[in-house]
RNA sequence: GCGGUGGUAGUUCAGUGGUAGAAUGUCUCCUUCCCAAGGAGAAGGUCGAGGGUUCAAAUCCCUUCCACCGCU
Repeated sequence: GCGGUGGUAGUUCAGUGGUAGAAUGUCUCCUUCCCAAGGAGAAGGUCGAGGGUUCAAAUCCCUUCCACCGCU
C1' cells in the first nucleotide's frame, strides 16, 4: 500500500429501511434477624466520526478514524 472482519448501554452482544433491545452490572423497594440468593421497578445510548440516498437510516452508498486478520 491492497483486501477482509469488527466498532451499538459501564461490560459482553443482538438488531439487514419503520418507536434502539437482551444478559450482566449500577440505584431504589420487597423478602430475611443480617448477608447471600430470589422478586418488583428505575436510571443509563449524539448506534466510532462526517456527508449522501430516502417520507423514514444502527441498517443502503461515499469519505474518514480505531482494533484485529490476511496479502504484498
This is a predicted structure of a 72-nucleotide RNA (transfer RNA) from a Candidatus Daviesbacteria bacterium. Model confidence (mean pLDDT): 83 of 100. It matches the Rfam family "tRNA". Its family is annotated with triplet codon-amino acid adaptor activity in the Gene Ontology. Lineage of the source: Bacteria > Bacteria candidate phyla > Candidatus Daviesiibacteriota.